Transfer RNA from an Erysipelotrichaceae bacterium, 73 nucleotides, folded computationally. It was read from a public genome assembly. It matches the Rfam family "tRNA". Rfam describes the family as follows. Transfer RNA (tRNA) molecules are approximately 80 nucleotides in length.
RNA sequence: GGAGAAUUAGCUCAGUCGGGAGAGCGUGCUCUUCACAGGGGUGAGGUCAUGGGUUCGAGUCCCAUAUUCUCCA
Numbered sequence: 001g002g003a004g005a006a007u008u009a010g011c012u013c014a015g016u017c018g019g020g021a022g023a024g025c026g027u028g029c030u031c032u033u034c035a036c037a038g039g040g041g042u043g044a045g046g047u048c049a050u051g052g053g054u055u056c057g058a059g060u061c062c063c064a065u066a067u068u069c070u071c072c073a
């Protein structure tokens, strides 16, 4: 220098064909216990990496950029 992949909650990750943003773990409150652990119930938590474009509508499609990883030279 060239090519490819990844980027979504605090962490690990789903999200099919463009229309509801989710799971597990963690965490707040609460019930259970003399207490702890464990278990039950119920919540909070998101600029979908950044910026633009297409579209009635974008996490998803297109372009650019950033970061990480891999391959080629």
Base pairs, nucleotide, nucleotide: 001072002071003070004069005068006067007066010025011024012023013022019056027043028042029041030040031039032038049065050064051063052062053061